Source information: Glycine riboswitch aptamer from Lolliginicoccus lacisalsi, 105 nucleotides, folded computationally.
[in-house]
RNA sequence: AUGCCGUGCGGGAGAGACCCUGCUGCAGCCCCCGGGCUGCGCGGGGCGCCGAAGGAGCAACACCUCUCCGUCAAUCUCUCAGGCACCCGGGACCGCACGAGCUGC
Numbered sequence: 001a002u003g004c005c006g007u008g009c010g011g012g013a014g015a016g017a018c019c020c021u022g023c024u025g026c027a028g029c030c031c032c033c034g035g036g037c038u039g040c041g042c043g044g045g046g047c048g049c050c051g052a053a054g055g056a057g058c059a060a061c062a063c064c065u066c067u068c069c070g071u072c073a074a075u076c077u078c079u080c081a082g083g084c085a086c087c088c089g090g091g092a093c094c095g096c097a098c099g100a101g102c103u104g105c
Base pairs, nucleotide, nucleotide: 003102004101005099006098007097008096009095010094011093016047018046019045020044021043022042023041025040026039027038028037029036030035048084049083050082054080055078056077057076062071063070
């Protein structure tokens, strides 16, 4: 440096609109005026599922060693965390632009 790091912009998947329950919440309907039902919103619990924030685990080669041991990765595996209508947020990774340094050539 076309590599590494950061910033900005753009793209960016997967999986239950599940079940139960609570609310001095909102709206509608019924009514015996006391309440009940439905939908939405928020909270809690339960089971199922996803894998692309993060996290954890592992191989060969290679490194180390007399040997063993040990070191070494992910889009693989596990799902702790996170997520599972729409929107918002998050999002590995990709592209473009910019910035400061480092190393390689």

Model confidence (mean pLDDT): 78 of 100.